Large-subunit ribosomal RNA, half B from Candidatus Yanofskybacteria bacterium GW2011_GWA1_44_21, 1242 nucleotides, folded computationally. Its mean pLDDT, the model's own confidence on a scale to 100, is 81. Rfam family: Bacterial large subunit ribosomal RNA. The RNAcentral record of the full RNA draws on ENA and SILVA.
Context: one part of a larger RNA
RNA sequence: UAUUGGCUAAGGAACUCGGCAAAAAAGCGGCCGUAAGUUCGCGAUAAGGCCUUCCCCAGCUAACGCAAGUUAGAUGGGGACGCAGCUAAAGACCCUCUGGCGACUGUUUAUCAAAAACACAACUCCGUGCUAAGCCGUAAGGCGCUGUAUACGGGGUGACGCUUGUCCGGUGCCGGAACGUUAACGGUGAAGGUGGCGGGUAGCAAUACCCUCUGCCAACGCCCGAAGCGCCGGUGAACGACGGCAGUAACUAUAACUGUCUAAAAGUAGCAAAAUACCUUGUGGGGUAAGUUCCCACGCGCAUGAAUAGCGGAACGACUGGAGGACUGUCUCAGCCAAUAGCCCGGUGAAAAUGCAAUGUCGGUAAAGAUGCCGACUACCCGCACCUAGACGGAAAGACCCCGGAAGCUUUACUGUAGCUUGGUAUUGGUCUAUGGGUUUUAAUGCGUAGCGUAGUGGGUACACUUUGAAGCGUCUCUCUCGGGAGACGUGGAGUGGCCAAUGAAACACCCAUCUUUAAAAUCUAUAGCUCUAACCGGUGACACCCUAAAAGCGUGAAAUGAAAAUUUCAAAUUUUUAGGGUUUCAUCGAGACAGUGCCUGGCGGGCAGUUUUUGUGGGGCACAAUCCUCCUAAAAGGUAAUGGAGGAGUUCAUCAAGGUUGGCUAGCUCCGGAUGGAAAUCGGAGCGAUAGUGUAAAGGCACAAGCCAGCUUAACUGCAAGGCGGAUAUGCCGCGCAGAUGCGAAAGCAGGACCUAGUGAACCGACCGUGGCUCGUAGGAGCGCGGAAGAUCAUCAGAUAAAAGCUACUCCGGGGAUAACAGGCUGGUACCGCCCGAGCGUCCUUAGCGACGGCGGUGUUCGGCACCUCGAUGUCGGCUCGGCUUAUCCUGGGACUGAAGAAGGCCCCAAGGGUUUGGCUGUUCGCCAAUUAAAAAGCUACGCGAGAGCUGGGUUCAAACCGUCGUGAGACAGGUUGGUCCAUAUCUGGUGCGGGCGUUGAUACUUGAGAGGAGUUGUCCCUAGUUGACGAGAGGACCGGGAUGAACGAACCUCUGGUCUACGAGCUGUCCUGCCAAGGGCAUUGCUCGGUAGCUAUGUUCGGUUCUGAUAAGCGCUGAAAGCAUAUAAGCGCGAAGCAGGCCUCAAGAUUAGGUAUCGUAGAUCCGCAGUAGACUACUGCGUUAAUAGGACUCAGGUGUAAGCACAGUAAUGUGUUGAGCCGAGAGCCACUAAUAGAUC
Repeated sequence: UAUUGGCUAAGGAACUCGGCAAAAAAGCGGCCGUAAGUUCGCGAUAAGGCCUUCCCCAGCUAACGCAAGUUAGAUGGGGACGCAGCUAAAGACCCUCUGGCGACUGUUUAUCAAAAACACAACUCCGUGCUAAGCCGUAAGGCGCUGUAUACGGGGUGACGCUUGUCCGGUGCCGGAACGUUAACGGUGAAGGUGGCGGGUAGCAAUACCCUCUGCCAACGCCCGAAGCGCCGGUGAACGACGGCAGUAACUAUAACUGUCUAAAAGUAGCAAAAUACCUUGUGGGGUAAGUUCCCACGCGCAUGAAUAGCGGAACGACUGGAGGACUGUCUCAGCCAAUAGCCCGGUGAAAAUGCAAUGUCGGUAAAGAUGCCGACUACCCGCACCUAGACGGAAAGACCCCGGAAGCUUUACUGUAGCUUGGUAUUGGUCUAUGGGUUUUAAUGCGUAGCGUAGUGGGUACACUUUGAAGCGUCUCUCUCGGGAGACGUGGAGUGGCCAAUGAAACACCCAUCUUUAAAAUCUAUAGCUCUAACCGGUGACACCCUAAAAGCGUGAAAUGAAAAUUUCAAAUUUUUAGGGUUUCAUCGAGACAGUGCCUGGCGGGCAGUUUUUGUGGGGCACAAUCCUCCUAAAAGGUAAUGGAGGAGUUCAUCAAGGUUGGCUAGCUCCGGAUGGAAAUCGGAGCGAUAGUGUAAAGGCACAAGCCAGCUUAACUGCAAGGCGGAUAUGCCGCGCAGAUGCGAAAGCAGGACCUAGUGAACCGACCGUGGCUCGUAGGAGCGCGGAAGAUCAUCAGAUAAAAGCUACUCCGGGGAUAACAGGCUGGUACCGCCCGAGCGUCCUUAGCGACGGCGGUGUUCGGCACCUCGAUGUCGGCUCGGCUUAUCCUGGGACUGAAGAAGGCCCCAAGGGUUUGGCUGUUCGCCAAUUAAAAAGCUACGCGAGAGCUGGGUUCAAACCGUCGUGAGACAGGUUGGUCCAUAUCUGGUGCGGGCGUUGAUACUUGAGAGGAGUUGUCCCUAGUUGACGAGAGGACCGGGAUGAACGAACCUCUGGUCUACGAGCUGUCCUGCCAAGGGCAUUGCUCGGUAGCUAUGUUCGGUUCUGAUAAGCGCUGAAAGCAUAUAAGCGCGAAGCAGGCCUCAAGAUUAGGUAUCGUAGAUCCGCAGUAGACUACUGCGUUAAUAGGACUCAGGUGUAAGCACAGUAAUGUGUUGAGCCGAGAGCCACUAAUAGAUC
């Protein structure tokens, strides 16, 4: 010193984030008594009060007993003792009031979070009819369940009470099936390809080509074609959402009211500065001396709100706020004691760490904070115990930040995929009905105009039909172009039609073939529906077989025991029975060509997977930017950066051009004049002179015009190109001249777009046009190449892929002080402080006090800027404790001025010696408030918190959780809220102490003091003096000087007051022991309790700061010139402060400058021993027989409080006497009884 314990005066939470921690108080029992509230159960041991031991007596009750009686219990009465009677020790709820959250008991992050999180009963929604849904599994199979909607699965809310509003536009889910869209398969058509028989053409032939027939494949078109999507509805206890702007009332304010815009709807009931409120410590009230917390209200709710539930609410809670009582060492403010470590001795004996060390202070310097560099100063050598300020100390290749990478998670990122679902097809069969399609047969059908008229087309033919019933008429059916046409039946009883006219075509007169459309039948096929049973599937039952287990039977074998008989055990085989499981078959019931399954196919598909998610950047993010043109920056060649300053481009122009050429022309503004006519239209004149114009930004140009107008035109051509510019490359730019063909011009000539500089995109890829190339043996054809031109906001514009977004606080890895947050550094815009000028204020008057507009500095303290050390770690706010320094001074001291009468002030100068409070609120610094004070100063010191190797851990800033807001979501928030691991034995420097060595030329004493440190504060009261003469009209009211007494601080001490006092005394309980009684001992925190000597202590006592001297500051003077004056100054002299130097106290000759004095002279010292006024060890001090050093004895002081034994009294507990007794640690005196013997070393 730490840890763990014991006690504590006075006060009693003043401590602190918080009564944390700790203790204290209360205490299971008996009797009494018990509130609000309430779900009537609770709350409740509420709260609060009294009693509790021991002895004696009495009756009662119960049990036992024949009885006498014994035992137990409670009751009543009387007594005894102590400081204390709950069971005296141990053990054993503190209580109350009031919020928040969660109903409750439970559960959770093993190892930083126990909670408000999870769960829960209850409510609700959704699914599920049993081969259930759901889940696991490739499947078989299993769970669900040997359950069956009062059941099971999933989501949400979370007891109970009162409730749960509006919105279906979006998303999801459910339903619908008319329409649209839509896959595979299929059907059909089919370019084309490829086989075969036959024929033909060419050829000698091989072969090639063509045709007919017959197969196969097939791009592509059309038909058919489900779910899905579109579409139409429903649905909120599905995901979710639930507004603005104006105006208006007879004070003002406000707005019941009105208008208007938007929306799917415009937040209802409730509650509300809240676990949600930024502003905000909202406002009012309560509580407190004082209340950022708390409670009650209010409501313009940044950003409440109704099962992501709203509002209440008894009980409950190791939850989280606020208040009170009781109580206390939490505190004022600490003290004492004990044990264990620490320290010393003996034994044993690690670890981290370590570039080297011969490891100082200050100032400076330096990669910007130096033991190691420079300068100055300081410092004899070496240890031990302590303290931690530094060694940017140790530990962990920083977790924050950035960069690179990874992982996990999310989703309407991209691409896939399990699964689910859709259709096709196979397994897969029969009947029927309806419908569609094809084919065949039969029957019908056909209206442009002209025309008797409803002429399908092509043929043949001149006759055909008719009593086997013509025309006509009636009814019905079908059709219709509404005129008719066809047919059936009835009647009727003999005709009807063609050829002929018109027409491209001639007759339904007749026959044949065929087309459109329609009907019927047959057949094939498809679809839909019912149905059948035989595939397939399921339930039940049975036979058989197999497996497993058990039991029984039957013999066999082996082993053991035994003399044997026999017994026991084991093994294998076998038979039967039972139970369970499995396989096949059968029967029966159900279902049934469905389902299921395989393949193909469309859809849904973060369930799962792989990935992407740019760069610049005065850190990153947000914002902005990324290519091209013009100007400035750019420093007179060219070039030149920045998240420097300004602007533009991603084109336009061919009808009469904005191109070419030839020819011609000159703008614009102002003034004057002139009808409508104006500032400005057109006309005339004058002046100025490029200010105009040039498609398009700017710059450079342009009158000889590049500007404006007109004529003719297409050089806005093809093939090339000397030579240059510019350039990393790739792109880019200019161009003499040649050839071809052309336009304009009389010609010379000019013309390969535009006054110039922007108007853009490399490769790959496929498509298009052309093609004298290449490959595929030839032909054909195909593919490739070559030439041309088109397709990119590839705009992240030298272009990663055809195709891509986010979160991480659950995080991880590699790096960075190349880059942020803290601190330092540089800077000094901002900040603070000062100075100059002096408009004005101050009645007057710039400057008693202020001071605008402006100007100039200083400091390094705010907010910043920069990014220089540190990311292989420099711990961050505030508090506690402990300081050091500065002065720009808050107090105290000295002074000048004052708009200073006095008193009290204002302002400035000097001055840093000392001092500079306690509380309420909040994490706060700060701030506000209460009460004091002489005063409640400002700063620096890594905002001293780098004084977190000193403490704390309330805040911030990991993991959990809630609210609001944002986000589809994962998640996020300098928003709020609750909870949440702070390591360490000190090597060096430094510091506080204590020693050893050597030196100081022997030793022992006593000293000087170079030097260093400490201390240094101030109030109130009284007197002078209520001054009658300080001053003042008064009210008030001093200076100077003298005295007293305090506060805080400091030092010493223990007489007093107290505390403690664990080897002192006593009391008390339980239990064990000493055989028992009595008396004692041990243990129970020293068992508890009451006292307490020495010692140590404060809250107790005593004392301290001064006076004084010297030199000064600001200031005030004397004499006095320079400068005949003046002047405190120049020479000279003097005053003047808590400040400076002394003085007071302490250390101090290692003061290596080692001092001085006295004494002694081998003197002396040490070891060793007994000790303590000393002490970690050492040292120091006392003593060592010539001795009181310690122990012990004796006598006292002092403490406790009347021992034991005996006697007496009492029934007894107990009392009284002997007795102020007995006992007694440290204190005082005295006595050698014991131990300090003997000796050794220098």